[in-house]
RNA sequence: GCGCUGAUAGCUCAGCGGCAGAGCACCACUCUUAUAAAGUGGGAGUCGGAGGUUCGAAUCCUCCUCAGCGCA
Numbered sequence: 001g002c003g004c005u006g007a008u009a010g011c012u013c014a015g016c017g018g019c020a021g022a023g024c025a026c027c028a029c030u031c032u033u034a035u036a037a038a039g040u041g042g043g044a045g046u047c048g049g050a051g052g053u054u055c056g057a058a059u060c061c062u063c064c065u066c067a068g069c070g071c072a
Base pairs, nucleotide, nucleotide: 001071002070003069004068005067006066007065010024011023012022013021018055026042027041028040029039030038048064049063050062051061052060
């Protein structure tokens, strides 16, 4: 330098054009003498950045940034 894969909640990841989700973690409550476990509820994201296409984009296209892998 070229190609491929990835970037979404604190962490691990889903979501393949129609109002962004799960598990774990966190907070509150119930239970307990108390803690843990269990149960119920809740908060948390301008979807890596900037443009474009579209009535509508996390999703499609272009460029850039970062990480990993391969080729040279």